């Protein structure tokens, strides 16, 4: 890292389903989990009129596969960690635009100069010199190497270069772009070009793909009960309906008040109801026994958990 088990055996008495027989008695057989849980994803199924288009909204986010489908799984890529086996990553875009970057700091971005460095060019002062000129200080100006702050500071190290400096030039390394080769692809390798200022999209946003809503109390059928009334509307596709809007579509009923009923069957499952089962006791053994119990059904994820076994 992956997988498996979930105290064991025997007996007695119960509970529920099915069958043997219509009933009684009796007999046979089956009867919780790896998570049945959380209800977090994805589907099946059912209804909402068709389940359509656009906008809005929501979700997913390396690549390629698996799958009914997924936010799941597998392999691989990239990044990070490790000596290694291996582990971890909400892993698209920051040259489309907008916005944000606390404190500190000169400066946090169409940027900037506090300390500092420089006086080659232009201008001025002082000293030395017969002179040419030299030394020194300053203004204007040049610089961003060094110091300082920070999570992050304008690619890094070295050599050259210069007044001082700087990809300004060069070598190596990092990034970006183009080309070639390999790979289905993410991407990798090589060559060339000094092209070289960040980070945040779990900020708006952009891009690609996906998504109609409600959930088995869905919903269908049978039986039974009751008392009507008011308003709107019936081809001018109108009232009205369709998760938010528009289109499209459906369209003969709709809304409110009052009255009545609330039983059964199916849906429903090789556990399985709706008065809802799955338990208790006794004996023996051991390493002394955890978390927990179905409610439409599947595929996942997550959470809970005494201990043991295998690779």
């Nucleotide at each position: 890292a992956g997988g498996c088990c979930a105290a064991g055996c025997a007996g007695u008495c119960g509970c529920g389903g099915a069958g043997g027989u219509g009933a009684a008695c009796c007999c046979u057989u089956c009867g919780a989990g790896g998570a049945a849980a959380g209800u977090c994803c994805g589907g099946a199924c059912a209804c909402c009129g068709c389940a359509g288009g656009g906008c809005a909204g929501g979700g997913u986010g390396g690549u390629c596969g698996g799958u009914a489908a997924c936010g799941c799984c597998g392999a691989c890529c990239c990044g990070g960690g490790g000596a290694a086996a291996c582990c971890c990553g909400c892993g698209g875009g920051a040259c489309a635009g907008u916005g944000c970057c606390a404190c500190a700091g000169a400066a946090a971005u169409g940027a900037c100069a506090c300390c500092g460095c420089c006086c080659a060019c232009c201008g001025g002062g002082g000293c030395c010199g017969c002179g040419a000129g030299g030394c020194u200080c300053c203004g204007a100006g040049g610089c961003a190497a060094g110091g300082u702050u920070g999570a992050a500071a304008u690619g890094g190290u070295g050599c050259g270069g210069u007044a001082a400096g700087a990809g300004c030039g060069c070598a190596c390394c990092g990034g970006c772009g183009c080309c070639g080769c390999g790979g289905c692809g993410a991407c990798g390798c090589g060559g060339c070009g000094g092209c070289c200022a960040g980070g945040c999209a779990a900020a708006c946003c952009c891009c690609a793909c996906c998504c109609g809503g409600u959930g088995c109390a869905a919903g269908a059928c049978c039986a039974g009960a009751c008392a009507g009334g008011a308003c709107c509307g019936u081809u001018c596709g109108u009232a009205g309906g369709u998760g938010g809007c528009c289109c499209g579509c459906c369209g003969a009923g709709g809304u409110c008040c009052g009255g009545g009923u609330a039983g059964g069957u199916c849906g429903c499952g090789c556990a399985g109801a709706u008065g809802g089962a799955u338990g208790a006791c006794u004996g023996c053994u051991c390493u002394c026994g955890a978390c927990a119990g179905a409610a439409u059904c599947c595929g996942g994820c997550u959470u809970a958990a005494c201990g043991g076994c295998c690779u």
Model confidence (mean pLDDT): 76 of 100. Bacterial RNase P class A from a soil metagenome, 311 nucleotides, folded computationally. Rfam family: Bacterial RNase P class A. Rfam classes the family as a ribozyme. The sequence is in RNAcentral, with records from MGnify.